[in-house]
Context: one part of a larger RNA
RNA sequence: CAUGCAAGUCCAGGCCUAACACAUGCAAGUCGAACGAAGUCUUCGGACUUAGUGGCGGACGGGUGAGUAACACGUGGGAACGUACCUUUUGGUUCGGAACAACUCAGGGAAACUUGAGCUAAUACCGGAUGAGCCCUUAGGGGGAAAGAUUUAUCGCCGAAAGAGCGGCCCGCGUUAGAUUAGCUAGUUGGUGAGGUAAAGGCUCACCAAGGCUACGAUCUAUAGCUGGUCUGAGAGGAUGAUCAGCCACACUGGGACUGAGACACGGCCCAGACUCCUACGGGAGGCAGCAGUGGGGAAUCUUGCGCAAUGGGCGAAAGCCUGACGCAGCCAUGCCGCGUGAAUGAUGAAGGUCUUAGGAUUGUAAAAUUCUUUUACCAGGGACGAUAAUGACGGUACCUGGAGAAAAAGCCCCGGCUAACUUCGUGCCAGCAGCCGCGGUAAUACGAAGGGGGCUAGCGUUGCUC
Numbered sequence: 001c002a003u004g005c006a007a008g009u010c011c012a013g014g015c016c017u018a019a020c021a022c023a024u025g026c027a028a029g030u031c032g033a034a035c036g037a038a039g040u041c042u043u044c045g046g047a048c049u050u051a052g053u054g055g056c057g058g059a060c061g062g063g064u065g066a067g068u069a070a071c072a073c074g075u076g077g078g079a080a081c082g083u084a085c086c087u088u089u090u091g092g093u094u095c096g097g098a099a100c101a102a103c104u105c106a107g108g109g110a111a112a113c114u115u116g117a118g119c120u121a122a123u124a125c126c127g128g129a130u131g132a133g134c135c136c137u138u139a140g141g142g143g144g145a146a147a148g149a150u151u152u153a154u155c156g157c158c159g160a161a162a163g164a165g166c167g168g169c170c171c172g173c174g175u176u177a178g179a180u181u182a183g184c185u186a187g188u189u190g191g192u193g194a195g196g197u198a199a200a201g202g203c204u205c206a207c208c209a210a211g212g213c214u215a216c217g218a219u220c221u222a223u224a225g226c227u228g229g230u231c232u233g234a235g236a237g238g239a240u241g242a243u244c245a246g247c248c249a250c251a252c253u254g255g256g257a258c259u260g261a262g263a264c265a266c267g268g269c270c271c272a273g274a275c276u277c278c279u280a281c282g283g284g285a286g287g288c289a290g291c292a293g294u295g296g297g298g299a300a301u302c303u304u305g306c307g308c309a310a311u312g313g314g315c316g317a318a319a320g321c322c323u324g325a326c327g328c329a330g331c332c333a334u335g336c337c338g339c340g341u342g343a344a345u346g347a348u349g350a351a352g353g354u355c356u357u358a359g360g361a362u363u364g365u366a367a368a369a370u371u372c373u374u375u376u377a378c379c380a381g382g383g384a385c386g387a388u389a390a391u392g393a394c395g396g397u398a399c400c401u402g403g404a405g406a407a408a409a410a411g412c413c414c415c416g417g418c419u420a421a422c423u424u425c426g427u428g429c430c431a432g433c434a435g436c437c438g439c440g441g442u443a444a445u446a447c448g449a450a451g452g453g454g455g456c457u458a459g460c461g462u463u464g465c466u467c
C1' cells in the first nucleotide's frame, strides 16, 4: 500500500508522487485620544460612520524543501557592528514657513485607471533658535533635534547613556559518494590608496607585486536542506531526518531596487519570460510551497466545518477590532492502548455434520435448557472543569444516576519439514501450490473441498523499505 471482515474510546498521525496547474471563499489589519473633510442622526449640547492624509503593523505568525556539499548546519570561540517596540537614568519639548491628498471644477478611457486648474488640515514636510551630552576637527572651531492630543489625569515627541532580547560579520573543529574527475584559479593571491557598508574584508575600483589551492584529494561530476532527534541493535554501530523544536533556503521562472529599525519583502513595487483570464484590440489583470477545496500525477493521504471561549500575536489610552496562528469538531483501524461480543450450572454425552474396523469415535459442556450479570451500546433524568467579576466554539460533550433486555457486536491466516496444528473425498505431472527444500504421472497429511485442529484477534494475511 492493497485484500477480506469490521463494535468502541483516548492520544497521536494523515500528498513520501507533479517546487504540476489552480475555479471559489477566507488567511493582516488597526488607530477619530494625530488631521481636515463628507455623510447620517440630533433633545442643537453633541453622537456615529467612514473614502483620504498620517502613525504603527503587513520582515511576526503560517507553508514548502526546489536550490545548497556551503561558515548552510552543529559545536566552541572572536571583534570591526546595528537594533523599532520594552526597561533604567539623564537633559530638552522654542519661533516660524511653504505645500500635497481629500474636496470643487473641467476633461481622457471599454475597463484598469488617469490628466489639468483651484482650495485646505495635521503627530505629514521645511527653515531659524537652543543644545548638557553627541558627531567632526588643523583643537581655533564647525555641524546637528523635537509634536502634539484629550475627559486634566495621563499618553506622547526629541537628544544622550546603559540594559535585555534579537540580528549582521569572522574563525577552529565536524559534516555523502566518485580518481573510469589531476591539475584548478586574473579580482585570481597579497600590498598601497580610495570608494562603499551599520560593520572587518578584493566587498568594489586604480596602481604595484606574482601569487593562492591541490594526492591530508583541489577542480569537476553525482546525490542531499542541517541539527536536537527517530528506528534498530546487548553494545559498537547501521539506517534515517514524517509529526514536535532550533537554524537555513525558497515563494510562477530570472533579475532589480524602493520603503523601512529590520526585506532586496509568500498574500508589496518595477523589468523580462512562460502560462491563464478580461477587452470596445488601444490596453489591462493574476500567482494556494497559507486554510479548506478542484483537476492532474500516483499503490496512496481528509472537511470548500465551528469559534475567537482559552493561549498567543497586530493595532488602540480604552471599549474593542482583526487573527484558516490557535482552540475544537468532521473523515480514515494509519498507529498505540484498554474493553466488549456474556457468566455459572448443564450428559439422554440430543439432533445434525465428519470419520469408522459399523462396535463406535469426534464435534462436545459445545448447543438446547435453568439461574444470573449489564461493561460498552440504547432510553430517561442531572450535568461540568477548562473562566478567581463578565465572557464556553467544543457541548447538553465528558461524567454521574436510574431503566429495559443476552439483548446490538468475530474475523483472518495456517496445518509436508523448517513451524504449533490430520483425516476423508475430488483431481491424476492435469488443474494447481511454493519463502527455501520441494509437492502433483490413481491410495496426495504439500493441489481443490469438507470435517477436525493450531495461531493471532478488531484485526489477520500478503507485499515493499530499514535494522
Stems, first nucleotide, its partner, number of pairs: 011335002013332002015297001020295003024292003029056003034053002037050005063250003073174006081167003086163008094128004103118006134143003148155003176222003183213003188210008225247004229240004252273005275286004303329001305328003311325001312323004342372004352363004376408001378403005386394001411456005416437003422451005432439002
A computed fold for a 467-nucleotide part of an RNA from an uncultured bacterium, annotated as small-subunit ribosomal RNA, 5' domain. Model confidence (mean pLDDT): 85 of 100. The RNAcentral record of the full RNA draws on ENA and SILVA. It matches the Rfam family "Bacterial small subunit ribosomal RNA".